[in-house]
RNA sequence: AGAGCAGGCCAGCCUGUCGCCCUGACUCGAAAAGUCAGGGAGGAAAGUCCGGACACCAUAGUGCGGCAUAGCGGGUAACGCCCGCCCUCCGCCCCCGGCGGAGAGGACCAGUGCAACAGAAAGUAUGUACAGUUCGGCUGUAGUGAAAUCGGCAAACUCUAUGCGGUGAAACGCCAUGUAGGUCAGCGCCCGAAGGUGGCACGCCUGAGCUGACGGGUAGGCGGAUAGAACCCCGGGGCAACCCUGGGUCCAGAUAGAUGACAGGUACCCGGUUUACCGGGGAUACAGAAUCCGGCUUACGGCCUGCUUUUUUU
RNA sequence: GGUCCUAUAGCUCAGUCGGUUAGAGCAUCUGACUCAUAAUCAGAGGGUCCCUGGUUCGAGCCCAGGUGGGACCA
Numbered sequence: 001a002g003a004g005c006a007g008g009c010c011a012g013c014c015u016g017u018c019g020c021c022c023u024g025a026c027u028c029g030a031a032a033a034g035u036c037a038g039g040g041a042g043g044a045a046a047g048u049c050c051g052g053a054c055a056c057c058a059u060a061g062u063g064c065g066g067c068a069u070a071g072c073g074g075g076u077a078a079c080g081c082c083c084g085c086c087c088u089c090c091g092c093c094c095c096c097g098g099c100g101g102a103g104a105g106g107a108c109c110a111g112u113g114c115a116a117c118a119g120a121a122a123g124u125a126u127g128u129a130c131a132g133u134u135c136g137g138c139u140g141u142a143g144u145g146a147a148a149u150c151g152g153c154a155a156a157c158u159c160u161a162u163g164c165g166g167u168g169a170a171a172c173g174c175c176a177u178g179u180a181g182g183u184c185a186g187c188g189c190c191c192g193a194a195g196g197u198g199g200c201a202c203g204c205c206u207g208a209g210c211u212g213a214c215g216g217g218u219a220g221g222c223g224g225a226u227a228g229a230a231c232c233c234c235g236g237g238g239c240a241a242c243c244c245u246g247g248g249u250c251c252a253g254a255u256a257g258a259u260g261a262c263a264g265g266u267a268c269c270c271g272g273u274u275u276a277c278c279g280g281g282g283a284u285a286c287a288g289a290a291u292c293c294g295g296c297u298u299a300c301g302g303c304c305u306g307c308u309u310u311u312u313u314u
Numbered sequence: 315g316g317u318c319c320u321a322u323a324g325c326u327c328a329g330u331c332g333g334u335u336a337g338a339g340c341a342u343c344u345g346a347c348u349c350a351u352a353a354u355c356a357g358a359g360g361g362u363c364c365c366u367g368g369u370u371c372g373a374g375c376c377c378a379g380g381u382g383g384g385a386c387c388a
Base pairs, nucleotide, nucleotide: 001310002309003308004307005306006305007304008303009302010301012266013265014264015263016262017261018260020040021039022038023037024036025035026034027033042286046297047296049295050294051293052292053291054168055167056166057165061202062201063200064199066164067163068162069161070160071085072084073083074082075081086105087103088102089101090100091099092098093097106159107158111157112156113153114152128142129141130140131139132138172223173222174221175220182214183213184212185211186210187209194206195205196204230249231248232247233246235244236243237242268281269280270279271278272277315387316386317385318384319383320382321381324340325339326338327337333371342358343357344356345355346354364380365379366378367377368376
């Protein structure tokens, strides 16, 4: 110097002009408009893959079915997430042993199933040759194969244990607007259709309407909705994940979707060069909130630290 | 905003319970037939099984993640 792995940090800053969204104050009788002040995307806002909060339906019931998870322990609101330990496997170091990495890591003595080619034989075993022998296809070796009587495979069905009711903010609540309680056909009116979204059955609740075709009409607004398992700092506990006490802060809320454009400077980068200095670039990769959180995964620029390895020079 | 399906040859699709070299029809190419073309007959070529990784002796198939396309819900 290059490559690889692991971990951490950042995702530029300042000034001016013109704009966009939200909040507050003021001008104004109100609205509109204007002025001033404050705030205005991310580490992944993404995929929607897990787990929750929240809302509605029996405060979510029973059975069957279905789905998910899987060593031991801990953390957490919860998890398939995170942490520690054990075990197995891989790589490196000469060995003891150590270092780094990975693991969907319960059970094939409950049952069923699978095993291509090769091979005598592939799950009902037992052929050939040699050797041994307690003379019994009893034992070993050769040969094929991933595997040869020992078993293997559950990211095969399955079993065991544990967990899971369903639907997702287009949930849900309220206001407003419009209308035809229309026509036809089918089913039903307590021996009850249909609905309450579960895959099925039961149960529970509502229960006089429901379904299809034609036809008529509306399709706007508010809440949910942004103070939260929130962020920062000191101290303490714990190997760690994480937890506790105290103090401080308020940090987007749009609704077809605001968060922008231009100019100058600068951090920084590149090239030249004797320090000085000169020239060029200077919004730069992935990417744009949409109910909100905790994770995982994926995309991606730069810097720093540690480890391993290769080459060159001293 | 949410839910679900799908990807195999140029096109349309099979591929069952994982097994040797992944098939069919149309299309393309070559040959035959014909004076010539079409049709017909015979033959051939053509595959990143969407991508990456894992499980397994072995993956188009099983599992995880990603990419593209499509459908549905007030």
Record summary: Predicted 3D model of RNase P RNA and transfer RNA as a complex of 388 nucleotides. Its mean pLDDT, the model's own confidence on a scale to 100, is 76. Rfam match: Bacterial RNase P class A. Rfam's curators write: Ribonuclease P (RNase P) is a ubiquitous endoribonuclease, found in archaea, bacteria and eukarya as well as chloroplasts and mitochondria.